This is a predicted structure of a 362-nucleotide RNA (Bacterial RNase P class A) from Anaeromassilibacillus sp. Lineage of the source: Bacteria > Bacillota > Eubacteriales > Acutalibacteraceae > Anaeromassilibacillus. The same sequence occurs in records of 2 taxa. The RNAcentral record of the sequence draws on ENA. A source record names the gene rnpB. Model confidence (mean pLDDT): 75 of 100. The model forms 96% of the base pairs in the Rfam consensus.

[in-house]
RNA sequence: CGAGUAAGCUGAACAGCUGCGGACAAACGCCGAAAGGCUUUGCCCGAGGAAAGUCCGGGCUCCACAGAGCAAGAAUAACGGCUAACGGCCGCCGGGGGCGACCCUAGGGAAAGUGCAACAGAAAGCAACCGCCCGAUCAUCCUUGUGAUUGUCGGGUAAGGGUGGAAAGGCGAGGUAAGAGCUCACCGUGGCUGCGGAGACGCAGCUGACGUGUAAACCCUAUUCGGAGCAACACCGUGGAAAGGAACAUAUACGUCUGCUCGGCGUGUUCCAAUGGAGGUGGCGUUGAGCAGUGUCGGCAACACACUGCCAAGAUAGAUGGCUGUUCACGACAAAACCCGGCUUACAGGUUUACUCGCAUA
Numbered sequence: 001c002g003a004g005u006a007a008g009c010u011g012a013a014c015a016g017c018u019g020c021g022g023a024c025a026a027a028c029g030c031c032g033a034a035a036g037g038c039u040u041u042g043c044c045c046g047a048g049g050a051a052a053g054u055c056c057g058g059g060c061u062c063c064a065c066a067g068a069g070c071a072a073g074a075a076u077a078a079c080g081g082c083u084a085a086c087g088g089c090c091g092c093c094g095g096g097g098g099c100g101a102c103c104c105u106a107g108g109g110a111a112a113g114u115g116c117a118a119c120a121g122a123a124a125g126c127a128a129c130c131g132c133c134c135g136a137u138c139a140u141c142c143u144u145g146u147g148a149u150u151g152u153c154g155g156g157u158a159a160g161g162g163u164g165g166a167a168a169g170g171c172g173a174g175g176u177a178a179g180a181g182c183u184c185a186c187c188g189u190g191g192c193u194g195c196g197g198a199g200a201c202g203c204a205g206c207u208g209a210c211g212u213g214u215a216a217a218c219c220c221u222a223u224u225c226g227g228a229g230c231a232a233c234a235c236c237g238u239g240g241a242a243a244g245g246a247a248c249a250u251a252u253a254c255g256u257c258u259g260c261u262c263g264g265c266g267u268g269u270u271c272c273a274a275u276g277g278a279g280g281u282g283g284c285g286u287u288g289a290g291c292a293g294u295g296u297c298g299g300c301a302a303c304a305c306a307c308u309g310c311c312a313a314g315a316u317a318g319a320u321g322g323c324u325g326u327u328c329a330c331g332a333c334a335a336a337a338c339c340c341g342g343c344u345u346a347c348a349g350g351u352u353u354a355c356u357c358g359c360a361u362a
Base pairs, nucleotide, nucleotide: 001358002357003356004355005354006353007352008351009350010349012327013326014325015324016323017322018321020046021045022044024042025041026040027039029038030037031036048333052344053343055342056341057340058339059338060229061228062227063226073225074224075223076222077221079091080090081089082088093107094105095104096103097102108220109219113218114217115214116213117212129161130160131157132156133155134154135153136152137151139149140148141147142145169187170186172184173183174182188210189209190207191206192205193204194203195202196201233282234281235280236279244272245271246270247269248268253267254266255265256264257263290310291309292308293307294306295305296304298303328331
C1' cells in the first nucleotide's frame, strides 16, 4: 500500500427570533354540583439506537387458587458460568466452512413402539435380478474323460454389474469352490480400562461388538410454564332508572290476595346508605434490577463489588415544530404512550481500536 476479520462510537454543527408539551414558583380572576380544570408571568426540562416488530423474560395490577399430583397443551435441549429472570449473554466442547484473523451450528433418544423412504430397482431391512461358485440331471460335441458347452432343478455367495440421495462399516491383503470381519493392517463407530480435565470431552491401550435413513414425522426422556393485561386496576362522582332500609301518609281511590266483609301487600312523599353512566383524578416517570464517571494485585469474559456525582420527556387527539444567518462531507432508518432486561428487523455517511493475509522496502 492492497484485500479482509472482529468489536465499538457517532447519527450535521453554531447563533438569533418565535411556536408547542410538561415540572416548580407567583399572581389575579374565571369555569364546574363536586372532583378538578383554565389564564398570565418567571425559570428549567423536552425522543431513539433502534422510540419499530410485539417475539421471549420480568416488574406492576386484577381474577383464580388449602396443598400436592395426574392428564392435556406450549416451549427448551452438549457442558460450565452470569443474571431478578430468560428461549438472553459469556466461556468452553463436539461438528462444519475459511490459507488465516475468524465465522456458522434446533447439538437429547432411531437398540421402547408406530409410520414414511416418491420414481427407479430383485430388494429400502432379517435383500439374490444379472453375475460368480458347487451339486444333480437332460441334450450336444469328440480328443471317450474325474472332459467341454447349453438348458432345467437345488444350493452357496453381498467380491463385480445395474437402480437409487441412501444397498447392509470403508479400504487393501490373506483366505476360499466362489465369497464373506472369516482372519489381519490402517481408518470410522460402539463397549471396557487407564491417564488428563470442574465438566461436556480429549488422548492411549484392549475388545470383531459393527443393528440403513428420517424425530424441522408421530412418539419417548429431562426441565420449565395458572389466566388476562395500563382500554390492567384504584379513587371522586350532580342528575336519572331499578332494587334495599327508615320515617310519614294509608284518605274517598286503583291493583292484588277469594265472589263479599275484615285484614294484609303494592302504587305516594321525604331521608339514608350502596351501586353507578357522563365527566374528573391517580396508576404515569425525583429513587428505579436507574444513569454517568473512576476504581478493584476481582474475573479470560458475561459480570460482580466499592466510591463519587446526578435526577434527565410524560402527552390523552396526543408536544419536541417553523423562520433567518453562517459553515460542512449536504444529512440514512425512523419518532415515546405503564416500566425494565433481551432478541429480531431497518439504517446514507463519518470514525476508533485490535487482528489476519498478500506485495514492496529497510